Notes:
This is a predicted structure of a 73-nucleotide RNA (transfer RNA) from Peromyscus maniculatus bairdii. The prediction has a mean pLDDT of 82. The RNAcentral record of the sequence draws on Rfam. It matches the Rfam family "tRNA". The family's RNA type in Rfam is transfer RNA.
């Protein structure tokens, strides 16, 4: 240099044919418990890496950069 694949919640990630974004986990919080843990129940946390196009509508199509993982020279 050139091929490819990620970037969505504090962390890991899911998301169909383009229809308004879920789950464990962590975190409050309450119930059980002699107290701790375990368990169980709620609850809050997202303008989807950045900036644009396309469209009634974009996490999802397209373009550019950003930043990261393989390949190959």
């Nucleotide at each position: 240099g050139c091929c490819u694949g990620g970037a969505u919640a504090g962390c890991u990630c899911a998301g169909u044919c383009g229809g308004u974004a879920a789950a464990g986990u962590a975190u409050g919080a309450g119930a059980c418990u002699g107290u701790u843990a375990u368990u169980c129940u709620c609850a809050g946390a997202g303008u989807a890496g950045u900036g644009g196009g396309u469209u009634c509508a974009a996490g999802c199509c397209c373009c550019a950069c950003u930043u990261u993982g393989g390949g190959c020279g």